[in-house]
Context: one part of a larger RNA
């Protein structure tokens, strides 16, 4: 010097555009963050029309609009957050899968034949304080469940041809078993789905080569350990896992311990080489109150499901329930230190729906903070009697100084009052009467902060007397201190200035 997510102290006008709990992955009041579909079902309810009853109070069926708890379906594995833990194929780069799997999405080919039996909700009884059940009774579906049908599909079995990388891949012809489906809207074309099948796209699984922390004052480590052939598991390879048999595997090229850390892309510095950092955006990983476990599912061992133990903390009629902010906002607590319980789905993306739309604290905005950067202003221009005054003096004057003053003159910001977008292709704008123009009226409302011994730009005066203080280093003060404290003057920066930490 230069950087910071900075933080204290003195100040402190306005704008854009970032950025803002580094500490306690500590605890959480309270609210919102994931629904969506009645064009998958069958009830309830509520309004409205008309029709039958009628005791004139109403009932019964029914059309039609809307409402929805519950079955189903798709989403809740995206999205948002945190870095506790991980020295690891956790990340980065480059390959392999003849070892593997992919929901909506495209393409392409074939079908969608016929039956069944429940079971929620409804209604009845019933237990419990409550969360939450239990019996019966009776229903539906794009839920469940058989049968047919079916191969370029799966299984097994042999054949042929090409090829490779060992097991083998591909292609082509048999032959035996085996497996499918669901509807709904519309008049109606015709749409959306469903079923098998290829092959693409997209995301992932799983292997390997190489790179990147400290300590040898850590030297040995190892029993499912290392290998084999068999099995079970998995989409899938494999000690993943099991029974048997061998006895081996790994280390000074640093294994093993033990500490520290998420990792990259980038970021600060430097001419480079390096050397330090992983905030904000991005990617990828890991985690979700601590442990440990499956289930559903195309995909999870699932942040706002579930189950079981642990600590906590709430309700209870003491019998027993409830619960997770490392999502937005908020609250206490720790800390030197970090923001609003705000608007809106108007754009941009996600979920659901054919669609109207509905949900989105993703995301767009606004509030707060000079925390960084970056623009702007506090006026300009004239003005010598060098005005007053204030400092210094050799008592002559020197200097604050063209600086006030005065005279011309201008309106950036701020203020009032008038018009007003763009983002939006026809409707739709949260921002917002905002940015921006126009006009008014006035120099009005807007400067601090460190330094002045040398280093290193800038000095006298006075007050103090090794006292009271300064201080990065040298060092200053013990009666004429350019070094303490005031003042006047200078100097250097300016909505900032310094000081403190941290890196280079």
């Nucleotide at each position: 010097g230069g950087a910071c997510g900075a933080a204290c102290g003195c100040u402190g006008g306005c704008g854009g555009c970032g950025u803002g709990c580094c500490u306690a992955a500590c605890a959480c009041a309270u609210g919102c963050a994931a629904g969506u579909c009645g064009a998958g079902c069958g009830g309830a309810g509520u309004u409205u029309g008309a029709u039958u009853c009628u005791u004139c109070g109403g009932a019964a069926a029914u059309a039609a609009a809307c409402u929805u708890a519950g079955c189903g379906g798709c989403g809740g594995a995206c999205g948002g957050g945190u870095g506790a833990g991980u020295a690891a194929c956790a990340c980065g780069u480059g390959g392999g899968u003849a070892a593997c799997c992919u929901g909506c999405c495209u393409u392409a080919u074939a079908g969608u034949g016929g039956g069944g039996g429940a079971u929620a909700g409804c209604c009845u009884u019933u237990c419990g304080a409550a969360a939450g059940g239990a019996a019966g009774a009776u229903u539906a579906a794009u839920a469940c469940c058989g049968c047919a049908u079916a191969a370029c599909a799966u299984a097994u079995g042999a054949c042929u041809a090409u090829g490779g990388c060992a097991u083998c891949a591909u292609a082509g012809a048999c032959a035996u078993a085996u497996c499918a489906a669901a509807g709904g809207a519309g008049c109606a074309a015709u749409c959306c789905g469903c079923u098998a099948u290829a092959a693409g796209a997209u995301g992932g699984g799983c292997c390997c080569g190489c790179g990147g922390c400290g300590c040898a004052u850590u030297a040995g480590c190892u029993a499912g350990u290392u290998g084999g052939a068999g099995g079970g598991g998995u989409a899938a390879c494999g000690g993943c896992c099991c029974a048997c048999c061998a006895a081996g595997g790994c280390g000074a090229c640093g294994a093993u311990g033990c500490g520290u850390a998420g990792c990259c892309g980038a970021c600060c510095u430097g001419a480079g080489a390096g050397g330090g950092u992983g905030a904000u955006c991005g990617g990828c990983c890991a985690c979700a109150u601590u442990g440990g476990a499956a289930c559903u599912g195309a995909g999870a061992u699932a942040c706002g499901a579930u189950c079981c133990a642990g600590a906590c903390u709430c309700c209870u009629a003491c019998g027993g329930g409830a619960g997770g902010c490392a999502g937005c906002a908020g609250u206490g607590g720790g800390g030197a230190a970090u923001a609003u319980u705000g608007c809106a789905c108007a754009a941009u993306g996600g979920a659901g729906g054919g669609a109207a739309c509905u949900c989105u604290g993703a995301u767009g905005c606004a509030g707060c903070a000079a925390c960084g950067c970056c623009g702007c202003g506090u006026g300009a221009g004239u003005g010598a009697u060098g005005a007053a005054g204030g400092u210094c003096u050799u008592c002559g004057g020197a200097u604050c100084g063209u600086a006030a003053a005065g005279c011309u003159c201008u309106u950036u910001g701020a203020u009032u009052g008038g018009g007003g977008a763009c983002g939006a292709u026809a409707a739709u704008g949260a921002c917002g009467g905002u940015a921006c123009c126009c006009a008014a009226a006035g120099a009005a409302c807007a400067a601090g902060c460190c330094a002045c011994g040398g280093c290193u730009a800038a000095c006298u005066a006075c007050g103090u007397g090794c006292c009271a203080g300064c201080a990065g280093c040298c060092g200053c003060g013990g009666u004429a201190a350019u070094a303490c404290g005031u003042a006047g003057g200078u100097g250097g920066c300016g909505a900032g200035c310094g000081u403190u930490g941290u890196c280079c």